[in-house]
The RNA shown here (Lysine riboswitch aptamer) has 172 nucleotides and comes from Clostridium pasteurianum. The same sequence occurs in records of 2 taxa. Lineage of the source: Bacteria > Bacillati > Bacillota > Clostridiaceae > Clostridium.
RNA sequence: UUUAGAGAUAGAGGCGCGAUGCUUAAGAGUACCCUUAUGGAGGUAAGCACUAUGAAGUAUUGGGAAAGGAAUCAUCGCCGAAGUAAAUGGCUAUUGCUUUAACGCUAUAUUACUGGUUUUGCAUAUAAUAUAUGUAUGACUGUCACAAUUUUUGUGGAGCGCUAUCCUGAGC
Numbered sequence: 001u002u003u004a005g006a007g008a009u010a011g012a013g014g015c016g017c018g019a020u021g022c023u024u025a026a027g028a029g030u031a032c033c034c035u036u037a038u039g040g041a042g043g044u045a046a047g048c049a050c051u052a053u054g055a056a057g058u059a060u061u062g063g064g065a066a067a068g069g070a071a072u073c074a075u076c077g078c079c080g081a082a083g084u085a086a087a088u089g090g091c092u093a094u095u096g097c098u099u100u101a102a103c104g105c106u107a108u109a110u111u112a113c114u115g116g117u118u119u120u121g122c123a124u125a126u127a128a129u130a131u132a133u134g135u136a137u138g139a140c141u142g143u144c145a146c147a148a149u150u151u152u153u154g155u156g157g158a159g160c161g162c163u164a165u166c167c168u169g170a171g172c
Base pairs, nucleotide, nucleotide: 001171002170003169004168005167007166008165009164010163011162014079016078017077018076019075020074021073023071024070032063033062036059037058038057042050045099046098047097048096082114083113084112085111086110087108088107089106090105091104115141116140117139118138120136121135122134123133124132125131143157144156145155146154147153148152
């Protein structure tokens, strides 16, 4: 000095990622309870309880929530941050109790995919045209390689990447 390495340390991308907490809106005048009338045997995934001393439903009177999700702010942890799918385990059902359980929730070593943000369309979840996830198509942006009209543009790849320093090995 060149090159190799899932080596060690420290970093970069930006409306950057995630967690927790306060507050707020929505959820909703909904669920549910009470009064009155009507109604005439249910309601649950199943069973028990309840129910002709009147179930479900409908209307009415008076009361009246919560969870998940979301937004601002603050704090903390970080840059496969994190997310999704599969697999495995656990949790979860109604007006009440018990049992069971997923298409729901959660955790995890592993496997696979995604560099990041975002517009729009479609699909799923949801009270929701909020939001999230997936997918397709665009835009912006960071990084490396190649090329050129060369400090800018174009094409392509992916984070087991990229940059810097150090370490180890090999070559000159």